[in-house]
Molecule: c-di-GMP-I riboswitch aptamer
Organism: soil metagenome
RNA sequence: AAACGGCAAACCCGUCGGAAGGCGGGGACGCAAAGUCACGGGCCCAGACCGGGUAGCCGGACUGCCGAA
Numbered sequence: 001a002a003a004c005g006g007c008a009a010a011c012c013c014g015u016c017g018g019a020a021g022g023c024g025g026g027g028a029c030g031c032a033a034a035g036u037c038a039c040g041g042g043c044c045c046a047g048a049c050c051g052g053g054u055a056g057c058c059g060g061a062c063u064g065c066c067g068a069a
Stems, first nucleotide, its partner, number of pairs: 006031002011026006029056001035062003039059003042054004
């Protein structure tokens, strides 16, 4: 390069939550790990402490389809 496919932003509806945000349905902005994990940094919520979220912010770890390899 190619092939079978995969995931699903924003937004809308329902639902859980104090919130960030999560889940289900619709929907595609994009993604070769946009699979999994909060270990480090950042950001968000909450906040006296304890804490919660974001993996589609970056890094790291583990795993993974096809293949000219």